[in-house]
RNA sequence: CGGGCCGUAGCGCAGCCGGUAGCGCAUUCGUCUGGGGGGCGAAAGGUCGCUUGUUCGAAUCAAGUCGGCCCGA
Numbered sequence: 001c002g003g004g005c006c007g008u009a010g011c012g013c014a015g016c017c018g019g020u021a022g023c024g025c026a027u028u029c030g031u032c033u034g035g036g037g038g039g040c041g042a043a044a045g046g047u048c049g050c051u052u053g054u055u056c057g058a059a060u061c062a063a064g065u066c067g068g069c070c071c072g073a
Stems, first nucleotide, its partner, number of pairs: 001072007010025004019056001027043006049065005
């Protein structure tokens, strides 16, 4: 310098043939248990790395850019 993959909640991930974001763990509350541990139910938590564009509508499509990993030179 060129190319590929990844970036989504505190952590690990799904959702990526456009329709407004979910799962597990963790956290908080309630409940069961004499307590611990554990079970069950509920809640809170994310402008989807950033900017711009396309569209009625973008996590998803396009361009640029930042970071991580890998390959080539």